[in-house]
RNA sequence: GCCGGGAUGGUGGAACUGCUAGACACACAGGACUUAAAAUCCUGCGGCCGCGAGGCCAUGCGGGUUGGAUUCCCGCUCCCGGCA
Numbered sequence: 001g002c003c004g005g006g007a008u009g010g011u012g013g014a015a016c017u018g019c020u021a022g023a024c025a026c027a028c029a030g031g032a033c034u035u036a037a038a039a040u041c042c043u044g045c046g047g048c049c050g051c052g053a054g055g056c057c058a059u060g061c062g063g064g065u066u067g068g069a070u071u072c073c074c075g076c077u078c079c080c081g082g083c084a
Stems, first nucleotide, its partner, number of pairs: 001083007010026003019067001028044005046057004060076005
């Protein structure tokens, strides 16, 4: 240099032919149980604004297509593999 794959909450990891983003698990927080803990069970858990009802934003970064993009197209950054 060329080719292929990948980047999603605190972590792992789903969402395949564009239509409610964060399922599920872990971690964390609160509670139950316990003499106390571990294990187990219940509840909660992206960010910002708001007293609240609620609103806005968020899939590596920047653009494009579209009524609508994690998804399709282009450029760039980074990671993994292959070829030279």
A computed fold for an 84-nucleotide RNA from a Patescibacteria group bacterium, annotated as transfer RNA.
Its Rfam family is "tRNA". Rfam classes the family as a transfer RNA.